Predicted 3D model of a 73-nucleotide RNA (transfer RNA) from a Candidatus Thorarchaeota archaeon. The RNAcentral record of the sequence draws on ENA. It matches the Rfam family "tRNA". Gene Ontology term of the family: triplet codon-amino acid adaptor activity. From the family's description: Transfer RNA (tRNA) molecules are approximately 80 nucleotides in length. Model confidence (mean pLDDT): 84 of 100.
[in-house]
RNA sequence: CGCAGUAUAGCUUAGCGCGCAAAGCACACGGCUCAUAUCCGUGAGAUCGCUGGUUCGAAUCCAGUUGCUGCGA
Repeated sequence: CGCAGUAUAGCUUAGCGCGCAAAGCACACGGCUCAUAUCCGUGAGAUCGCUGGUUCGAAUCCAGUUGCUGCGA
């Protein structure tokens, strides 16, 4: 330098046929217990790497760009 993959909650990941942003763990509160843990219930937490475009509507499609990984030179 070229090609490909990847980026979503504090962490690990689903969702990527355009149509309500989800799960587990962690966290907060409550229940249970003499108490802690387990267990049960409830809740908060992301405008989906960034910038723009297409569309009635974009995490999803397109373009550019950044980080990381792999392959090639």